Predicted 3D model of a 143-nucleotide RNA (c-di-AMP riboswitch aptamer (ydaO/yuaA leader)) from an Actinomycetales bacterium. Its mean pLDDT, the model's own confidence on a scale to 100, is 78. The model forms 92% of the base pairs in the Rfam consensus. The sequence was found by an Rfam model in a public genome assembly. Taxonomically the source falls in Actinomycetales (Bacteria, Bacillati, Actinomycetota, Actinomycetes). Rfam family: c-di-AMP riboswitch aptamer (ydaO/yuaA leader). Rfam links the family to the GO terms cyclic-di-AMP binding and regulation of gene expression.
RNA sequence: GGGUGAACACCGCUGAAUUGCGAGGCCAAAAGCCAAGCAAACCGGGGAACCAGAACUUUGGGGUGAAUCGGCCGCACUGUGGUCGUAGGGCAUUCUCGGCCCGAAUCCGUCAGCUCACCUGGUAAGUGUCGAGGAUAUUCAGG
Numbered sequence: 001g002g003g004u005g006a007a008c009a010c011c012g013c014u015g016a017a018u019u020g021c022g023a024g025g026c027c028a029a030a031a032g033c034c035a036a037g038c039a040a041a042c043c044g045g046g047g048a049a050c051c052a053g054a055a056c057u058u059u060g061g062g063g064u065g066a067a068u069c070g071g072c073c074g075c076a077c078u079g080u081g082g083u084c085g086u087a088g089g090g091c092a093u094u095c096u097c098g099g100c101c102c103g104a105a106u107c108c109g110u111c112a113g114c115u116c117a118c119c120u121g122g123u124a125a126g127u128g129u130c131g132a133g134g135a136u137a138u139u140c141a142g143g
Stems, first nucleotide, its partner, number of pairs: 011128004018040004024034003041123006051113001060111001061108004069085005088102004093135006
């Protein structure tokens, strides 16, 4: 000097997944922590008329999500994999030019188009994905 890995802190990133109050509990007590619930905010599902559809009903169908659709090889020897693309999505508000990453998983249970009123559910999990040049808004600090 370069590369890789780990930990901590600040600041973030994907995502709806945040904030406040708080019965009660832990503690000798306080601080602090945990926490049933409640509220706000955000996100999802069901659900008329009108509209849409003239379809659908095992070749089942549908939801959340960016995560769909293909080519090639392999496999059924207990396999269901690998690889290359792709609709689409992400890298602090946004644009351009480069660069990089994702392109999963799961739920309902024969059933659901949209949808006022109304009914109802969730507030997790994972993590460090950046350079250059512009534009714009807001906030904070100082004078």